[in-house]
RNA sequence: GAUAGAGGUGCGGCUCUUAUGAGUAGCCGGGCAUUGCCGAAAGGCGAAGGAACGGAAUCUGUGCCCGUAUGCGUGAUGCGAAAGGAAGCGCCGCCGAAAUCCAAACGAAGUUCCGUAUUCCUUUGGGUUGGUGCCCGGCAUAAUAUGCCCGGUACUGUCACUUUUUGUGGAGCGCUAUU
Repeated sequence: GAUAGAGGUGCGGCUCUUAUGAGUAGCCGGGCAUUGCCGAAAGGCGAAGGAACGGAAUCUGUGCCCGUAUGCGUGAUGCGAAAGGAAGCGCCGCCGAAAUCCAAACGAAGUUCCGUAUUCCUUUGGGUUGGUGCCCGGCAUAAUAUGCCCGGUACUGUCACUUUUUGUGGAGCGCUAUU
């Protein structure tokens, strides 16, 4: 150098199922309030406001309460999601498995274009972490689930040293076996 392995609630991916998300968003219906002009009204203009921020354009009322309702109308037990995240079975790939931080570049998202911000995917370079559990704090999230980060602690694997009972320390660019 090459090959093959080990750690264990070991790591990651995919399909399916289930709960949560949520009686939420939204739609329908009954109302209240609010907004400038035109109109008898229906409605129109696009004023104000709104679509993450700014500019141009485009579109469009908005907020609140309720579900036999503030109504006296009536089809009436009003209808009703999804994504991300999570758990489980199965399958697949594996042992820097993988995760995360920083920087750079391309792309995507929310009405169109430009700019800014945010989020996400991929790639490159560098840094940290052996693995798992629990706890404090922080961030994300609908969430007390869960994930991530800093710190602490316990257990565990490995190597070195040791007083070899045991204890101390190191890190995966490590360790073991074969060649």